This is a predicted structure of a 355-nucleotide RNA (Bacterial RNase P class A) from a Dehalococcoidia bacterium. The model forms 96% of the base pairs in the Rfam consensus. Rfam family: Bacterial RNase P class A. Gene Ontology terms of the family: dimeric ribonuclease P complex, ribonuclease P activity and tRNA processing. About the family: Ribonuclease P (RNase P) is a ubiquitous endoribonuclease, found in archaea, bacteria and eukarya as well as chloroplasts and mitochondria. It is recorded under the gene name rnpB. Its mean pLDDT, the model's own confidence on a scale to 100, is 76. Lineage of the source: Bacteria > Bacillati > Chloroflexota > Dehalococcoidia.
[in-house]
RNA sequence: UAAGGAGGCUGGGUAGCCGCCGCGCCGCAAGGCGGGGAGGAAAGUCCGGACUCCACUGGGCAGGGAUGCUGGGUAACGCCCAGGAGGGGUAACCCUACGGAAAGUGCCACAGAAAACACACCGCUCUUUGCUUGCAAGGAGUAAGGGUGAAAUGGUGCGGUAAGAGCGCACCGCGCGGAUGGUGACAUCGGCGGCAGGGCAAACCCCAUCUGGAGCAAGACCGAAUAGGGGGACAUACGGCGCCCGCCGGUCCCCGGGUUGGUCGCUUGAGCCUGCCGGCAACGGUAGGCCUAGAGAGAUGGCUACCAGCCGCUUAUGGCGGCCACAGAAUCCGGCUUAUAGGCCUCCUUACCUA
Numbered sequence: 001u002a003a004g005g006a007g008g009c010u011g012g013g014u015a016g017c018c019g020c021c022g023c024g025c026c027g028c029a030a031g032g033c034g035g036g037g038a039g040g041a042a043a044g045u046c047c048g049g050a051c052u053c054c055a056c057u058g059g060g061c062a063g064g065g066a067u068g069c070u071g072g073g074u075a076a077c078g079c080c081c082a083g084g085a086g087g088g089g090u091a092a093c094c095c096u097a098c099g100g101a102a103a104g105u106g107c108c109a110c111a112g113a114a115a116a117c118a119c120a121c122c123g124c125u126c127u128u129u130g131c132u133u134g135c136a137a138g139g140a141g142u143a144a145g146g147g148u149g150a151a152a153u154g155g156u157g158c159g160g161u162a163a164g165a166g167c168g169c170a171c172c173g174c175g176c177g178g179a180u181g182g183u184g185a186c187a188u189c190g191g192c193g194g195c196a197g198g199g200c201a202a203a204c205c206c207c208a209u210c211u212g213g214a215g216c217a218a219g220a221c222c223g224a225a226u227a228g229g230g231g232g233a234c235a236u237a238c239g240g241c242g243c244c245c246g247c248c249g250g251u252c253c254c255c256g257g258g259u260u261g262g263u264c265g266c267u268u269g270a271g272c273c274u275g276c277c278g279g280c281a282a283c284g285g286u287a288g289g290c291c292u293a294g295a296g297a298g299a300u301g302g303c304u305a306c307c308a309g310c311c312g313c314u315u316a317u318g319g320c321g322g323c324c325a326c327a328g329a330a331u332c333c334g335g336c337u338u339a340u341a342g343g344c345c346u347c348c349u350u351a352c353c354u355a
Base pairs, nucleotide, nucleotide: 001351002350003349004348005347006346007345008344009343010342012307013306014305015304016303017302018301020037021036023034024033025032026031039326043337044336046335047334048333049332050331051215052214053213054212064211065210066209067208068207069083070082071081072080073079084098085096086095087094088093099206100205104204105203106200107199108198121146122145123142124141125140126139127138128137129136130135131134154172155171156170157169158168159167173195174193175192176191178189179188180187181186219264220263221262222261229255230254231253232252233251234250238249239248240247241246271290272289273288274287275286276285277284278283309323310322311321312320313319314318
């Protein structure tokens, strides 16, 4: 210098004017003064909680759902950290639903002889018969070679054989049991076994662990007028329907529920910043400091000037015009995922050049 890998930060600035939503002080009030007012994702609402109400005596089973290598962190998690194994990359580094296929059931398209208690298409070898003497038919052996397929009953090599074959041997792989190291996943070493049942569990299933439901429009309190419901007292005069009689309509009081409305929940919290200590880290402990939006048809905005950044034109140290990401709180936290113009920083890898 170029290409790449990992991690983090920022998300226009200053001033003035006019507004909007809370808070504090002053004021009888009108109002005045002071101070605060979106994000890294406030988003998707995908996980986990706090909180609230409902259900539930407690425990178990069945059923449903979720998770799935090991150890740790956390209030908890499907999140995070560290590690193991497998895979990718020259490397830095990255990716992985990564328990069980020897409990059972099921599936494996097309092609292919055969896709799982199997099987022989072309071949190879031996043999019998026939003859036209190198062919045909039959029998037996074989799975090395060819062919099909995503996948064909371990791989490579040597020996062996009629041809072959774990048939024998060496190494690799696999299975069983052992030693050592590690908390563990696992790793390393040596022993035994010629080798057994290919794959799919993001198919059913089995195993282990966890697991009530709804959500701040949760929910709590205050509570009218009018209408409506229930009960009581009074009047039983009048009106309507209808045959005496019954029903409805009246006034007052009480009760409970609901609509509109108001208050609370509401923002001080698993909170933020700095230092120190423990830990590889996630994180934990401790000391000091700080208070940082709280609306409810829902505020957080608009204009002007100057300076930044980017683009275009131009008469070019200038001038003019335009643009300036994604987006936007709604009970609150911990995560994940997705969107994001431009700018900045740190560490690492590879290649080349120079000293």